Notes:
A computed fold for a 76-nucleotide RNA from Vibrio nitrifigilis, annotated as transfer RNA. The same sequence occurs in records of 2 taxa. It matches the Rfam family "tRNA". Its family is annotated with triplet codon-amino acid adaptor activity in the Gene Ontology.
């Protein structure tokens, strides 16, 4: 250079043959406790790397960039 992965919440990952985004772990609350842990409710948090495009609608599809990982070629 050239080819493939991956990019969603603070961490760690689901989520597609397009129909408006979730889990656990974390944090806050609030019940329990003599207190703290632990448990059980609940609350918040994310314009799905970023920018464009098709579309009535895009994390899902196109196209161009970023990054991280891998592999192949170059290496005078």
């Nucleotide at each position: 250079g050239c080819c493939g992965a991956u990019u969603u919440a603070g961490c760690u990952c689901a989520g597609u043959a397009g129909g408006u985004a979730g889990a656990g772990c974390a944090a806050c609350g609030c019940a329990u406790u003599c207190g703290u842990a632990a448990u059980g409710c609940g609350u918040a948090g994310g314009u799905c790397g970023u920018c464009a495009g098709u579309u009535c609608a895009a994390c899902u599809c196109u196209g161009a960039u970023a990054a991280u990982c891998g592999g192949c070629a170059c290496c005078a």